RNA sequence: AGGGUUUGAUCCUGGCUCAGAGCGAACGCUGGCGGCGUGGUUUAGGCAUGCAAGUCGCGCGAGAAAGCGGGCUUCGGUUCGCGAGUAAAGCGGCGAAAGGGUGAGUAAUGCAUAGGCAAUCCACCCUCGACACCGGUAUAGCGCCUGGAAACGGGCGGUAAUCCCGGAUAGUCCCGAGCGAUGGAAUCAUCGAUCGGGUAAAGAUGGGGACCUUCGGGCCUUUCGGUCGGGGACGAGCUUAUGUCCUACCAGCUAGUUGGUGAGGUAACGGCCCACCAAGGCUGUAACGGGUAGCCGGACUGAGAGGUUGACCGGCCACACUGGGACUGAGACACUGCCCAGACUCCUACGGGAGGCUGCAGUCGAGGAUCUUCUGCAAUGGGCGCAAGCCUGACAGAGCGACGCCGCGUGGAGGAUGAAGGCCUUCGGGUUGUAAACUCCUGUCACGGGUUAUGAAUGGCGACGUGCUAACACCACGGCGCUUGACAAAGGCCCGAGAGGAAGCCACGGCUAACUCCGUGCCAGCAGCCGCGGUAAGACGGAGGUGGCAAGCGUUGCUCGGAAUUACUGGGCAUAAAGGGCGCCUAGGCGGUGCGGCAAGUCGACUGUGAAAGCCCUCGGCUCAACCGAGGAAGUGCAGCCGAAACUGCCACGCUAGAGGACGAGAGGGAAGAGUGGAACUCCUGGUGGAGCGGUGAAAUGCGUAGAUAUCAGGAGGAACGCCGGUGGCGAAAGCGACUCUUUGGCUCGUUCCUGACGCUGACGCGCGAAAGCUAGGGGAGCGAACGGGAUUAGAUACCCCGGUAGUCCUAGCCGUAAACGAUGGGCACUAAGUAGUGGCGCUUUCGAUGGCGUCACUGCCGUAGCUAAUGUGUUAAGUGCCCCGCCUGGGGAGUAUGGUCGCAAGGCUGAAACUCAAAGGAAUUGACGGGGGCUCACACAAGCGGUGGAGGAUGUUGCUUAAUUCGCUACACGAAGAACCUUACCAGGGCUUGACAUGUACGUGGUAGCGAAGCGAAAGCCGAGCGACCCUUCGGGGAGCGUGCACAGGUGCUGCAUGGCUGUCGUCAGCUCGUGUCGUGAGAUGUUCGGUUAAGUCCGCUAACGAGCGCAACCCUCGCCGUGUGUUACAAGUGUCACACGGGACUGCCAGUCUUAAGCUGGAGGAAGGUGGGGAUGACGUCAAGUCAGCAUGGCCUUUAUGUCCUGGGCUACACACACGCUACAAUGGCCGGUACAAUUGGUUGCGAAACCGCGAGGUGAAGCCAAUCCGUAAAAGCCGGUCUCAGUUCAGAUUGCAGGCUGCAACCCGCCUGCAUGAAGACGGAGUUGCUAGUAACCGCAGGUCAGCUAUACUGCGGUGAAUACGUUCCCGGGCCUUGUACACACCGCCCGUCACGUCAUGGGAGCUGGUAACACCUGAAGCCGGUAUCCUAACCGUAAGGAGGGAGCCGUCGAGGGUGGGGCCGGUGAC
Repeated sequence: AGGGUUUGAUCCUGGCUCAGAGCGAACGCUGGCGGCGUGGUUUAGGCAUGCAAGUCGCGCGAGAAAGCGGGCUUCGGUUCGCGAGUAAAGCGGCGAAAGGGUGAGUAAUGCAUAGGCAAUCCACCCUCGACACCGGUAUAGCGCCUGGAAACGGGCGGUAAUCCCGGAUAGUCCCGAGCGAUGGAAUCAUCGAUCGGGUAAAGAUGGGGACCUUCGGGCCUUUCGGUCGGGGACGAGCUUAUGUCCUACCAGCUAGUUGGUGAGGUAACGGCCCACCAAGGCUGUAACGGGUAGCCGGACUGAGAGGUUGACCGGCCACACUGGGACUGAGACACUGCCCAGACUCCUACGGGAGGCUGCAGUCGAGGAUCUUCUGCAAUGGGCGCAAGCCUGACAGAGCGACGCCGCGUGGAGGAUGAAGGCCUUCGGGUUGUAAACUCCUGUCACGGGUUAUGAAUGGCGACGUGCUAACACCACGGCGCUUGACAAAGGCCCGAGAGGAAGCCACGGCUAACUCCGUGCCAGCAGCCGCGGUAAGACGGAGGUGGCAAGCGUUGCUCGGAAUUACUGGGCAUAAAGGGCGCCUAGGCGGUGCGGCAAGUCGACUGUGAAAGCCCUCGGCUCAACCGAGGAAGUGCAGCCGAAACUGCCACGCUAGAGGACGAGAGGGAAGAGUGGAACUCCUGGUGGAGCGGUGAAAUGCGUAGAUAUCAGGAGGAACGCCGGUGGCGAAAGCGACUCUUUGGCUCGUUCCUGACGCUGACGCGCGAAAGCUAGGGGAGCGAACGGGAUUAGAUACCCCGGUAGUCCUAGCCGUAAACGAUGGGCACUAAGUAGUGGCGCUUUCGAUGGCGUCACUGCCGUAGCUAAUGUGUUAAGUGCCCCGCCUGGGGAGUAUGGUCGCAAGGCUGAAACUCAAAGGAAUUGACGGGGGCUCACACAAGCGGUGGAGGAUGUUGCUUAAUUCGCUACACGAAGAACCUUACCAGGGCUUGACAUGUACGUGGUAGCGAAGCGAAAGCCGAGCGACCCUUCGGGGAGCGUGCACAGGUGCUGCAUGGCUGUCGUCAGCUCGUGUCGUGAGAUGUUCGGUUAAGUCCGCUAACGAGCGCAACCCUCGCCGUGUGUUACAAGUGUCACACGGGACUGCCAGUCUUAAGCUGGAGGAAGGUGGGGAUGACGUCAAGUCAGCAUGGCCUUUAUGUCCUGGGCUACACACACGCUACAAUGGCCGGUACAAUUGGUUGCGAAACCGCGAGGUGAAGCCAAUCCGUAAAAGCCGGUCUCAGUUCAGAUUGCAGGCUGCAACCCGCCUGCAUGAAGACGGAGUUGCUAGUAACCGCAGGUCAGCUAUACUGCGGUGAAUACGUUCCCGGGCCUUGUACACACCGCCCGUCACGUCAUGGGAGCUGGUAACACCUGAAGCCGGUAUCCUAACCGUAAGGAGGGAGCCGUCGAGGGUGGGGCCGGUGAC
């Protein structure tokens, strides 16, 4: 610090996603030790049990028991002493308001920071001053009686105090009155003096010389305690400012509400409370409402700014079963106090009672999830006490949990036939791997034994010293001795033994570090994103190996980061998401220039504060570290005070450059109202006229003899304003177009006369706002949604045509939207040129016209710099800056739902979520495509000739059939250039198993190999009498062969989508690329485009390109002309018409024209041949996962007594159909018969086979010749001559069938060919459609060859013979090339893609309703309790001789009041047929 992911590729925008750090975690696998931390995040759910707040006898009264001992005893007991002034209980005091827990509530009665109290309190503690005198009455405990199950009481009696009460005394205290001084902004504060009034107290303990004594003590003294007052400290209360989450789909809230006066209340201010008076108070700087939440120091993250968070530790707050209330007290409205109400649990004798773990442990429940019912007060701290001490689940420790952080170990060194095993392998080896074994060591941790330190300081006791004192008592202080440890079987150290007890987890396609094999076969599965898996998966599962981390490793969840992806730091809005439709304007924000002042902002210095802990730095303590201690720094903040005055602000006075005004000119479809006009149109009336008109691609509907259309005249009506007219004008936008008048808005130019910053923007608000639409009333010519009809079409709810209603027009009022667009908010300033237009002004050419120069405003084009992702923009910015507003934050869902609001409605404005996707998108690039354009080519069309599609039969294919009809192909007379057996791969049956074939190895074999009678058998094969070898030799044997066994063979089994090779196709189309340079951020472009030209990217010219390569062409073969050479087997010679070989010849070379003096084109000459002379071979980069594993080769997989191999037979030849290439025909340009002429290619020795003879013929006999220019196949046929047939299913056509034959072959049944005789089918030129061919071509005619025993060949490959027609031309069909254009295509138009419907699933809205929650409101009821009232009852202290009173208590009444009830609404959920 970035990476992956949108595309064929690119740049950009943009979302998703990953790598990092962290956690009070949880889950999975695994787990040796220690230290330090940390551990109920959920149900503030319910709780059994134990413990968590007591203490003081030095405040007070009273005062046991068990037990032990003694006495007495009737042996039942009783009494005394000790136990013991102990326990338990009570009165009283202090504490219990702390400590400990939790986070429910709370958005402010809270918290944080800085202040204030002149508006306050404070027990214990410290300090200062003063004081503590004299009396009195109760009451608990207790005793007796008594109620109740219990809890808990009741009555009577007596009793103490540091309990309570009365009196005295007192001040610097309190109250009242006025005075003075000082201070303060102030209500006032402080100080000083004066007068009047008022309020206190408690004792206890130790010791003691004198004196007194009721013998208790007084008294003195010590210590502790008490009272009043001042001060301090600590703590608390109140108050101010600032800050403190989301929501406006919450916009208005408020009656004690805001203020005043008075009274009350409080420690104290205050509507805190009450009465009365006034009508205020808060709110866009967000009131009120809703949701959520304890706040902070800090913690996590981050470069920082920021974001998130508030566990542990610390500060504050709140709460204590839920709600309400007060009492006591210094302090509470009180966690383990009280009262009431409620829910819940428990006890009960049913009458009543008890309880509150959000203390420490523990339990249940819910949950993904969170510990021991431990030890100790030894330390620290707290309460009480004079103290000893007691209490303390605070705390100190231990236990449990890898929950976290930190540290340590699981050994170290040596050790290569690189062992075995595993895995891989190209079989050579590689790897695991110095890893192990083995050798030598070490001894951490754990284990066993021994030993030992710190946490201990105090306090107490003892003796001593000093001080106090009348005192050697007491008391205080100091050192000495003794005494105090839960943890702790811990820790440290020493010894012992022994490598012994101690490694896992995740990953390995890219991101991201780490790769192979096997299994699986879109299955099982993986996955954070992209994506893997459909038979060779580095992505699934296993294994080996490797990488990473390590007592842990992964996963999940959450936070920050990356994300500049909410942008303050630090983003954007022409086209990617994003400028409001336009204007006016309020608040607000921002604001020209000079001088002076102030000091709010701003800046500087200082002071205070910013707790501690934490973070950071330094040093130190635990062996290190984590952890801990000390010091420092920091804490960017807030406040106070002093200072500065540039900038902002404020005040004051000026200025004129901004803005506005005045005056003078000017242009204009700017607006409103009223009026006027002509053209066109339709309708009406009349005239002329007479058959059509109209409309379309073509028609029809329609109109018309009742007279249309056309035409003339007249009349009526409504709407719109031609030409001018123009990227011309005006307006803020919407928008505005005949002419005239009236009213009216804005703008420009000139003068520089006036005002003197009066300005810019603008949330909210207000207004304007095309078309359509709505309401009411008019109007209605033309046009024209809807609708009717005619066409088109598969359909045609469209496009076209004929009609036509709303509407379009006017008046008044709504609506308020738009691709309301320059898809570009407004203002100001600055920043190259050029050119055109509109409106002004100036200078100049003597005035003017015209022109030139300049200037202001407006409207366009082009373009520099710059900007931009690019396109583009570019003084009319999208450049450079400033100010203000609006808006955006992935796509879909959706501008939808809900709520609100506006509207008559239609609908508008505001405006989500669930769910879902890994993209959606912008610009540009290369292709491909287009029923886009331009140019161009081709038997592509056209022009021609002949076919095919119909028939028969032949061959192939699909289909069907079959035991099998072997297989492949897309393509189909193709692999097949030869399926009766063989071929053969298929089927049935019968055999063989190292095999039909190859190699190696071991053993065997000597009558071996080989031949092989008889038998079984369809054959293969099985069995097997008999016969019977070869080579080398050192004479032992070896080789070959054969047999047995092991390795292996074999496979036309699968995969052409694992492959090689070969081939097809586009296409013999003219294309396809490269180097360097240049342009572009880039993909790419340029070159290869353009102008000519060509068959051609052929050549020429131009040219940011210059060159080059593969293709084209040429070189090669063949045919045509000539020459030369050689000539056999040709021909009668000798020759050359023939054959072979080698040369020549053609190059736009020559002439003319034309073109750019080019390339070239046109014509001509000569020539056998002329512009590539004809034909062939030759096939660029590539495309189709095209074809072939069955030609061959080959990876992998499968098979191994079979998927191999052998044999017999069958099948590949089947047959309702369908298709394709061909054949023969349908006849007279013909058939048949007779005669007769002329080829070329080419084959021939298990071959071609002559003559001759036999046969009607196929053929047979025969054998000459020929290994071939010699012999043979060999007759060529069409043709020509003659004859016949006469238009007919024929003397056409030949299928089919019968009979008789021939040939090949082991064998012609399935299933061959040929011959003769007989038979004589369909067919009379073929629908839609479709095919070949441009010259020696088509067409017609025959000949040969390969394969082959034979042949189903009409096929294929060649050969020659006869030998045409037509091409105007490129509009159209198919295909191709180049340029250009659009694109949402790139698997590339056989593309992409939209909507309905069907089935299933999910989420959401509405929904008759049903059902919860929540905060209020109205009324009713109203507990406890405070306050107030009352005087029914009761009543120790004081007054009073007494009666009685004062005061108090209870009761009753009232206000308030939790809760409950009733009621109608608000808000938020759940559920609901549909």

Source information: The RNA shown here (small-subunit ribosomal RNA) has 1474 nucleotides and comes from a metagenome. Model confidence (mean pLDDT): 85 of 100. It matches the Rfam family "Bacterial small subunit ribosomal RNA". Gene Ontology terms of the family: ribosome and structural constituent of ribosome.